Context: one part of a larger RNA
RNA sequence: UUGGGCGUAAAGAGCAUGUAGGCGGUUUUUUAAGUUUGAAGUUAAAAUGCGGGGGUUCAACCCCGGAUGGCUUUUGGAUACUGGGGAGACUUGAGUGCAGGAGAGGAAAGGGGAAUUUCCAGUGUAGCGGUGAAAAGCGUAGAUAUUGGAGGAACACCAGUGGCGAAGGCGCCUUUUUGGACUGUGUCUGACGCUGAGAUGCGAAAGCCAGGGGAGCGAACGGGAUUAGAUACCCCGGUAGUCCUGGCCGUAAACGAUGGGUAAUAGGUGUGGGGAGGUAUCGACUCCUUCCGUGCCGGAGUUAACGCAUUAAGUACCCCGCCUGGGGAAUACGUACGCAAGUAUGAAACUC
Numbered sequence: 001u002u003g004g005g006c007g008u009a010a011a012g013a014g015c016a017u018g019u020a021g022g023c024g025g026u027u028u029u030u031u032a033a034g035u036u037u038g039a040a041g042u043u044a045a046a047a048u049g050c051g052g053g054g055g056u057u058c059a060a061c062c063c064c065g066g067a068u069g070g071c072u073u074u075u076g077g078a079u080a081c082u083g084g085g086g087a088g089a090c091u092u093g094a095g096u097g098c099a100g101g102a103g104a105g106g107a108a109a110g111g112g113g114a115a116u117u118u119c120c121a122g123u124g125u126a127g128c129g130g131u132g133a134a135a136a137g138c139g140u141a142g143a144u145a146u147u148g149g150a151g152g153a154a155c156a157c158c159a160g161u162g163g164c165g166a167a168g169g170c171g172c173c174u175u176u177u178u179g180g181a182c183u184g185u186g187u188c189u190g191a192c193g194c195u196g197a198g199a200u201g202c203g204a205a206a207g208c209c210a211g212g213g214g215a216g217c218g219a220a221c222g223g224g225a226u227u228a229g230a231u232a233c234c235c236c237g238g239u240a241g242u243c244c245u246g247g248c249c250g251u252a253a254a255c256g257a258u259g260g261g262u263a264a265u266a267g268g269u270g271u272g273g274g275g276a277g278g279u280a281u282c283g284a285c286u287c288c289u290u291c292c293g294u295g296c297c298g299g300a301g302u303u304a305a306c307g308c309a310u311u312a313a314g315u316a317c318c319c320c321g322c323c324u325g326g327g328g329a330a331u332a333c334g335u336a337c338g339c340a341a342g343u344a345u346g347a348a349a350c351u352c
Stems, first nucleotide, its partner, number of pairs: 003324004007306002012320001014202004021195003025090006031083001033082002035078005040072004050066001052064004093192001094189002097185004105178007112155001117150003121147003127138002163170002207248006216242002221237004259319005267297007275290004301308002325352003334345004
């Protein structure tokens, strides 16, 4: 490589956009490249093997001629399917228009209250704080408690296997701006589609660079305990950081450990969004049907089992990524990127 696989055994890229490529709806005509059927040529040494005939009384064995495979500067047909070229046609895929409602989707600006801390001032007096118990710490230079100003960060309740987003992620309020999805209608275009090697963009936290900011929390660090010890768990402090602006980094158990798309395939029960129709009624907000999302349970089927089960891990097709015993190895070397930290790619010897 083939084969077989990728929820948990090795294996789905963190996510998207998209180039080449691969694959691709219905229909008319044409071509004949693939496909298919003949003929010719050439090649596969011989032997063996296969089927036929002959010889040794049979057979083993020996002899003869053949079938079979590959290839094409050859050549004649077929035209269902695939492909190519030209000209068309269609609407169900895809998009678009119109009418709506939902949402922590993104960005910017402004505003708000609770709480912590701190400061000044007032009241007030001896403790406060902390723990398993304590101590260190704070406090007669007036703390803790209680009333007023400042500053930073986060937004209780609502809050919900609720919503939105491709993923990372997003939650106080208002405004501006902006992306996407959904429902209904069926206006318009007429296959414009799916996937996507490279490529490009986004990408939690930590970390890095420059400038701000700094309330609380808090790696490092200091002190107090605990302990045989205690470089910890507990307590008191506390720097970087956490926050903002600009620029890097590019990784996570980036998880549904489950790539994307399309189609069809029992049900039951919640919940979010939308319209329309029906039933009942004085009257649909409730009930039934329907589209999209999100959960639970469960059948066929599937699975090594657990489980999955119309949101598939079932049944099929298309495209991409990845795996091939454990360790060595999140490695070495080389290369690329990065300020660095490092990241990406990624072996072998040896060993079991």

Predicted 3D model of a 352-nucleotide part of an RNA (small-subunit ribosomal RNA, central domain) from an uncultured bacterium. The RNAcentral record of the full RNA draws on ENA, Greengenes and SILVA. Its Rfam family is "Bacterial small subunit ribosomal RNA".